A computed fold for a 132-nucleotide RNA from a Deltaproteobacteria bacterium, annotated as SAM-I/IV (S-adenosyl methionine) riboswitch aptamer.
RNA sequence: UACAGGCAUCAAGAGUGGCGUGAGGGUACUGGCCCUGUGACCGCCCGGCAACCUGGUCUAGCCGCCAAGGUGCCAAAGCCAGCCCGUUCAGGGGAACGAUGCGGCUCAAGCGGAGCAACCAAAGGCGUUAUG
Repeated sequence: UACAGGCAUCAAGAGUGGCGUGAGGGUACUGGCCCUGUGACCGCCCGGCAACCUGGUCUAGCCGCCAAGGUGCCAAAGCCAGCCCGUUCAGGGGAACGAUGCGGCUCAAGCGGAGCAACCAAAGGCGUUAUG
């Protein structure tokens, strides 16, 4: 790097802020229903939510905490339905499908390769190792 497979979470939370672009968009498909030149979608910047990964929090680890590095998300929005349960109604589940994560960057491309950063935040508990 590619392919295949796997695990976790998903109906909560958070600006319809500024700039640019200019026609489609609402995560796959189908059927609906909506949004959009009073500028949607998308890109950048600022702000925020959250805590999946990295990092920090005394040394392995666990729990908790912080929120810097990497995502993701932030107007009604996994819009309703599709699958299952149900008196086939109300309603419930979250099946299938889907989404996100399973750190990032520079050089190099030979590979058992060489390196870099991670806050002024939190700054703990249990516990383990070494030493005295």
It matches the Rfam family "SAM-I/IV (S-adenosyl methionine) riboswitch aptamer". A reference for the family is Weinberg et al. (2008), "The aptamer core of SAM-IV riboswitches mimics the ligand-binding site of SAM-I riboswitches", RNA. Rfam links the family to the GO terms S-adenosylmethionine metabolic process and regulation of gene expression. Clan: SAM clan. The family has 417 seed sequences and 567 matches in Rfam 15.1. The sequence was found by an Rfam model in a public genome assembly.